[in-house]
RNA sequence: CGCUCAUGCAGACGAGCUGAGGGACCAGGCCCUUUGACGCUCGACCAACCUACCCACUGAGGCAAGGUGGCAAUGCCUGACGUCGGCGCUGGAGUGCGACGCCGCCAUGAGGA
Numbered sequence: 001c002g003c004u005c006a007u008g009c010a011g012a013c014g015a016g017c018u019g020a021g022g023g024a025c026c027a028g029g030c031c032c033u034u035u036g037a038c039g040c041u042c043g044a045c046c047a048a049c050c051u052a053c054c055c056a057c058u059g060a061g062g063c064a065a066g067g068u069g070g071c072a073a074u075g076c077c078u079g080a081c082g083u084c085g086g087c088g089c090u091g092g093a094g095u096g097c098g099a100c101g102c103c104g105c106c107a108u109g110a111g112g113a
Base pairs, nucleotide, nucleotide: 001112003111004110005109006108007107008106013043014042015041016040017039021032022031023030026079027078028077029076045070046069049067050066051065053062054061055059075105081101082100083099084098086097087096088095089094
């Protein structure tokens, strides 16, 4: 960066500093937070994308040294579209609720330009 691919319901907390908002953006919810959130630093930890290494070697394998990443809640939830089914409303078209799928957006990794 109007690019590509993969992943995103699992997992993982202590200390120090700071001091009022924070959970990406918009809207609506919901939640966290002066019992100190968010952020920063250090250490631990989690995971295993990349590198290295290992194997009865190509496996959905192992390891965790190095490069990243992560460490409240599914990417906190919903939003557009599609499918399905039940229920409610409606004379009908339709509409509200729910489940699933999917696009977009975002994040992370590995690439590319």
SAM riboswitch aptamer (S box leader) from a Myxococcota bacterium, 113 nucleotides, folded computationally.